Context: one part of a larger RNA
RNA sequence: CUAGAGACUUCUAGCGGGAAGUGGAGACCCCGUGGAGCUUUACUGCAGUCUGUAGCUGAAACAUAGUUUGAAUUGUAUAGUGUAGGUAGGAGACAUCGAAGUAUACAUGCCAAUGUAUAUGGAGUCAACAAUGUAACACUACCCUUUUCGAAUCGUGUUUCUCACUCUAUAAGAGGACAACUACUGAUGGGCAGUUUGACUGGGGCGGUACACUCCUAAUAAUAAAUCAGGAGUGCCCAAUGAUAUACUCAGACCGGACAGAAAUCGGUCGUAGAGCGUAAGGGUAAAAGUAUGUCUGAUAGGAUUCUGAUCAACGAAGAAUCUUGCCGCGAAAGCGUGGCCUAACGAUCCUAAAUGGCUUUUUUCUGAGGCCUUUAGGUGACAGAAAAGCUACCCCGGGGAUAACUGAGUUGUCUGGAGCGAGAGUUCAUAUCGACCUCCAGGCUUGCUACUUCGCUGUCGGCUCUUCUCAUCCUGGCUGUGCACAAGCAGCCAAGGGUGGGGGUGUUCACCCAUUAAAGAGGAUCGUGAGCUGGGUUUAGAACGGCGCGAGCCAGUUUGGUUACUAUCUGCUAGAAG
Numbered sequence: 001c002u003a004g005a006g007a008c009u010u011c012u013a014g015c016g017g018g019a020a021g022u023g024g025a026g027a028c029c030c031c032g033u034g035g036a037g038c039u040u041u042a043c044u045g046c047a048g049u050c051u052g053u054a055g056c057u058g059a060a061a062c063a064u065a066g067u068u069u070g071a072a073u074u075g076u077a078u079a080g081u082g083u084a085g086g087u088a089g090g091a092g093a094c095a096u097c098g099a100a101g102u103a104u105a106c107a108u109g110c111c112a113a114u115g116u117a118u119a120u121g122g123a124g125u126c127a128a129c130a131a132u133g134u135a136a137c138a139c140u141a142c143c144c145u146u147u148u149c150g151a152a153u154c155g156u157g158u159u160u161c162u163c164a165c166u167c168u169a170u171a172a173g174a175g176g177a178c179a180a181c182u183a184c185u186g187a188u189g190g191g192c193a194g195u196u197u198g199a200c201u202g203g204g205g206c207g208g209u210a211c212a213c214u215c216c217u218a219a220u221a222a223u224a225a226a227u228c229a230g231g232a233g234u235g236c237c238c239a240a241u242g243a244u245a246u247a248c249u250c251a252g253a254c255c256g257g258a259c260a261g262a263a264a265u266c267g268g269u270c271g272u273a274g275a276g277c278g279u280a281a282g283g284g285u286a287a288a289a290g291u292a293u294g295u296c297u298g299a300u301a302g303g304a305u306u307c308u309g310a311u312c313a314a315c316g317a318a319g320a321a322u323c324u325u326g327c328c329g330c331g332a333a334a335g336c337g338u339g340g341c342c343u344a345a346c347g348a349u350c351c352u353a354a355a356u357g358g359c360u361u362u363u364u365u366c367u368g369a370g371g372c373c374u375u376u377a378g379g380u381g382a383c384a385g386a387a388a389a390g391c392u393a394c395c396c397c398g399g400g401g402a403u404a405a406c407u408g409a410g411u412u413g414u415c416u417g418g419a420g421c422g423a424g425a426g427u428u429c430a431u432a433u434c435g436a437c438c439u440c441c442a443g444g445c446u447u448g449c450u451a452c453u454u455c456g457c458u459g460u461c462g463g464c465u466c467u468u469c470u471c472a473u474c475c476u477g478g479c480u481g482u483g484c485a486c487a488a489g490c491a492g493c494c495a496a497g498g499g500u501g502g503g504g505g506u507g508u509u510c511a512c513c514c515a516u517u518a519a520a521g522a523g524g525a526u527c528g529u530g531a532g533c534u535g536g537g538u539u540u541a542g543a544a545c546g547g548c549g550c551g552a553g554c555c556a557g558u559u560u561g562g563u564u565a566c567u568a569u570c571u572g573c574u575a576g577a578a579g
Stems, first nucleotide, its partner, number of pairs: 008579008017571003021566002029400004034396002036392004042195005048188003052184004058161007066153007075144001085143005092126003101120008165175003198211001199209002207228001212234006235383001236278001237340002242296007250274001252270005276285002279345001281343003300326009328337003351378005357373005408452001409450003413447001415443006424434002461536001462534003466528001467525005474499003477494006502514003542560004546555003
């Protein structure tokens, strides 16, 4: 000097492995005493509709209820002429202006008769006197009862009218005191509105209540002590199952005894509690706290302190203990008694009710009504106490990795693989081969558990594509044992160089099937790989079926349809160029 290769620096074109790449305060999930839309037999209301009453609103007829009033009528116990309403007055009253009697009709009727009207008739009839609790419908007045007729008034029902009022073209007409309107009452009322629809929670939901209390264990010998830790209870019961005085002793066993037996009642002996004490458990308890009998109501009205409630700030109701002022009970007395032997058995403000409690207001009195104080009852169990149902895949907002669904991490019950021991099977023989019970490891491919990372976002199943790794090896290679004659196998040791394929239906991974093959291995790489593809599945909005729900809607039930963003800054890789 020529040719080639590599390293370095810079650059060009590509690819899309990494920057848990960029984009979008995650739409799933949970939370918020957040929101909205929808539903309904959620709660509370409001329109609307219906009903009733009153006003606007007048005139009549009939029927009918009530009230008032006028006229008439009615009244039979027994005795007694006979159908005696009551009281008072009363010795006469009525009658040619037609008495008694007779006939007819009507009404009442206790079937005796009475009343009214008409006709006839032509002069008396009735009372006082005897019987009756009451004396004359002889006569008059006032009333009671029954019934009839009439009037007024106020209702109700039916019907009619026209004048309010309504409609109509303001002519005719239609309707008509209805309707409409106003006020009030009662029903109905998702048509509409405002709201609610709890909490705890090994995510939430479903389940449960660990949401107010009591006992034991946990609980580690002071006290206290959590979990959706384990075992159980309470929301009452008792006028005696309470108070007190006195007396007594239980369960059980053995022995004996008619029916009588394992157990009935009776006698004897032993008997520290093995019984009983209203109810859980624990503690306590024998001349009692148990059992029996007598008498009682202290299971009473006030006040104070302390403790528990309440785990060393504070905290209510409630419960308990101690003391005290009254009044009581039992007991001879000392004393005991403020419920049950002790530890559970409960409830605020407001409102209502009660008190055989008190005070007080409306100028006085009596009522009524209200207010205050004291006590008691009615209840909130989500138990220191709102008056309260759901759906949302049409959804929204604020937040959360305080909390779920992928990956990862931890763990490894489950899963996979191995080992120790070797009961047994293998004709005999544990270990050719298989190997129970028990025990010990490994892996981190299954499925769980945890909730550590991520909810101002790490794209989620399967397939396609492409690369690499492990070995616990499917084939090929080397070797050992054999219940290895050979061949073919079975089991094991070493070994990861290479290979490990094609199809069918299914979204499938997986699994099943077909024909081949030396073999058609198992797995890892954010269940490798969507800034590489696909989009069949899952997992939005439409729609349908089955089932569930009154409904809105819902269903790891089914079916059909359904936008897959990004121009590459750095790094990496591929190919190339220059120095």